[in-house]
Context: one part of a larger RNA
RNA sequence: AGCGAACGGUGGAUGCCUAGGCUUCUGGAGGCGACGAAGGACGCGGUAAGCUGCGAAAAUCUCCGGGAAACAGCAAACAUGUAAUGAUCCGGAGGUGUCCGAAUGGGGCAACCCGGCUGGCUGAAGGCCAGUCACCGCAGAUAUGCGGGGCGAACGCGGGGAACUGAAACAUCUCAGUACCCGCAGGAAGAGAAAGAAAUUAUCGAUUCCCUGAGUAGUGGCGAUCGAAAGGGGAAGAGCCCAAACCGGCUGCGUUACGGCGCGGUCGGGGUUGUAGGGCCGCCAACAAGAGUUCAUGACGUGAACUGGAACCGUCUGGAAAGUCGGUCCGCAGAGGGUGACAGACCCGUACAGGCAAGCGUCAUGCGCCGGAGGCGGUACCUGAGUAGGGCGGGACACGUGCAAUCCUGUCCGAAUCCGCGGGGACCAUCCCGCAAGGCUAAAUACUCCCGGAAGACCGAUAGUGAACCAGUACCGUGAGGGAAAGGUGGGAAGUACCCCGAGCAGGGGAGUGAAAUAGACCCUGAAACCGUUCGUUU
Numbered sequence: 001a002g003c004g005a006a007c008g009g010u011g012g013a014u015g016c017c018u019a020g021g022c023u024u025c026u027g028g029a030g031g032c033g034a035c036g037a038a039g040g041a042c043g044c045g046g047u048a049a050g051c052u053g054c055g056a057a058a059a060u061c062u063c064c065g066g067g068a069a070a071c072a073g074c075a076a077a078c079a080u081g082u083a084a085u086g087a088u089c090c091g092g093a094g095g096u097g098u099c100c101g102a103a104u105g106g107g108g109c110a111a112c113c114c115g116g117c118u119g120g121c122u123g124a125a126g127g128c129c130a131g132u133c134a135c136c137g138c139a140g141a142u143a144u145g146c147g148g149g150g151c152g153a154a155c156g157c158g159g160g161g162a163a164c165u166g167a168a169a170c171a172u173c174u175c176a177g178u179a180c181c182c183g184c185a186g187g188a189a190g191a192g193a194a195a196g197a198a199a200u201u202a203u204c205g206a207u208u209c210c211c212u213g214a215g216u217a218g219u220g221g222c223g224a225u226c227g228a229a230a231g232g233g234g235a236a237g238a239g240c241c242c243a244a245a246c247c248g249g250c251u252g253c254g255u256u257a258c259g260g261c262g263c264g265g266u267c268g269g270g271g272u273u274g275u276a277g278g279g280c281c282g283c284c285a286a287c288a289a290g291a292g293u294u295c296a297u298g299a300c301g302u303g304a305a306c307u308g309g310a311a312c313c314g315u316c317u318g319g320a321a322a323g324u325c326g327g328u329c330c331g332c333a334g335a336g337g338g339u340g341a342c343a344g345a346c347c348c349g350u351a352c353a354g355g356c357a358a359g360c361g362u363c364a365u366g367c368g369c370c371g372g373a374g375g376c377g378g379u380a381c382c383u384g385a386g387u388a389g390g391g392c393g394g395g396a397c398a399c400g401u402g403c404a405a406u407c408c409u410g411u412c413c414g415a416a417u418c419c420g421c422g423g424g425g426a427c428c429a430u431c432c433c434g435c436a437a438g439g440c441u442a443a444a445u446a447c448u449c450c451c452g453g454a455a456g457a458c459c460g461a462u463a464g465u466g467a468a469c470c471a472g473u474a475c476c477g478u479g480a481g482g483g484a485a486a487g488g489u490g491g492g493a494a495g496u497a498c499c500c501c502g503a504g505c506a507g508g509g510g511a512g513u514g515a516a517a518u519a520g521a522c523c524c525u526g527a528a529a530c531c532g533u534u535c536g537u538u539u
Base pairs, nucleotide, nucleotide: 001538002537003536004535005534006533007532008531009530015524016488017487020459021458022456023455024454025453026452027451028450029448030447031151032150039100040099041098042055043054044053046078047077050074051073061094062093063092064091065090066089070082071081072080105114106113107112115133116132117131118130119129120128121127135148136147137146138145139144155186156184157183158182159181160180166173170221196204197203208235209234210233211232212231218226239440240439241438242384246269247268248267249266250265251264252263253262254261255260274418276383277382278381279379280378281377282376283375284374292369293368295366296365297364298363299362300361301360302359306354307353308352312327313326314325316323328345329344330334336348337347338346389413390412391411392410393409394408395407396406399425420435421434422433423432424431475482476481495523498510499509500508501507
């Protein structure tokens, strides 16, 4: 020195564990903000660095409710206090709430600086305290009132809008109206009450979503690709209001023969549709049903903390009984968790039952509000104009200009008025369907930052969130941004009094605790690599 064995060191794999995650389902909530948010800075404790809580009334103050013996957070200790006159704690409602931040009196390098006005303190102050003073929009009268601004995970609508990529290259095309940027809104948004869909055997009847139709019909350098609709089956279900004709009030202007008349504006009545409807005139008949909604009352439900809630003892082993053995009991409760090992009957709970303020929901009743209803005949007054439509250029439609309908419009033109107008995929006829150029509309649908409940052939510390631990921390970067590692003594600290070695608050040996200390805090288990000690063996 090699090999082997034993025993150690080192190391932190493995096993077990879970305080944390992940996913789904379900219920709730779907917003917060000038009444100053989200997020912060700085403070507040007897001692107080951090976290948490709070705000100069500062780990808190008041009231109401719950609860019942301890309490002064994590978090020990000392000190000092509180509490059956009910504390701590839990729930609800308030108070206080420095400074920054939309930040809003003005400024500013956020958490700072400097003002005006009114009132107060003061002998006074270049002092202090309270209140107030930004801008924009709408209404209005210059007073004043109401609103806006910012933040927020996804979902939504709108305005803009790529490229990599695919086409085995690449340009039309694709990726894709995706990513991304911007605006705005809601608990959903958008769409929505037919100028619809269809069809020639004929009808259906707002919209949305799902299944199907169907990878069909189509589209397409007919390449790569893209890709419907009707119809059928379901979910849900709801319909309405203006503009105009006509009538009237007020008002401005014009005109006048001062009697009026005309035009415009505004407000009210009227009216709202396609088997056309409405206005006006005449005639007839008639004042109903129903839906919605404010408020009040009542009932029920929901909605805090919270309350009641059955049934077990002994024996053996053991450090410890929930295990063993023996004998019992409850069960609308044998879900689950805890307790010194495995507990229906020890504890918390569970089934079941109860309680509850404001608020919310449903229903009923009452008062009120809103709202709305006919027929026949005549008349031809009204029924959304730079619109429909057309040319050119684009865009959207599954549809790339194509035979290309339909929809939108930058530009140039530009109708009709119910004997009217649009559509039925070029276009024409016939036929059929509908009534544009104004508006609103619940539900079925999408999503989950957040609050509760339940679950998992999900993870178990190199996994699962980046983060089980004081993590978006330490650290890196000028910055945008990037971004870790790190869990486990024991049932209980019983966390080793005392003695010894040592320079020692290092480390260790005794002693003691404990079932165990090779469980001693670098603490469960403690693999391998790696390093030793002893013995054997080989050269």